This is a predicted structure of a 73-nucleotide RNA (transfer RNA) from Patescibacteria group bacterium UBA910.
Model confidence (mean pLDDT): 80 of 100.
The sequence was found in a public genome assembly.
NCBI's taxonomy places the organism under Bacteria, Bacteria candidate phyla.
Rfam family: tRNA.
[in-house]
RNA sequence: GCGCGCAUAGCUCAGUUGGUAGAGCAUUCCGCUUAUACCGGAACGGUCCAUGGUUCGAGUCCAUGUGCGCGCA
Numbered sequence: 001g002c003g004c005g006c007a008u009a010g011c012u013c014a015g016u017u018g019g020u021a022g023a024g025c026a027u028u029c030c031g032c033u034u035a036u037a038c039c040g041g042a043a044c045g046g047u048c049c050a051u052g053g054u055u056c057g058a059g060u061c062c063a064u065g066u067g068c069g070c071g072c073a
Stems, first nucleotide, its partner, number of pairs: 001072007010025004019056001027043005049065005
C1' cells in the first nucleotide's frame, strides 16, 4: 500500500425484513437465613466509534474518517 472483519450498558455479547435497544455478569436494594453464601425479586446503567447522506422513520442501508484485529504484498 491492497483486501476482509469488528466498534451497542462498567465487562462479555444479542438485536430477524429499517419501526422508538435487550440478556448474562458486575453494582445497589428487598426477600430468604441465626449469619454469610446460594436462590428468588426489583432498581440502576447506553447520544449504539465520529461526521454526513438516504428515508415518514437508521444500531441496521450508503459514503468518508478514526481505532483495533486478520490476511496479502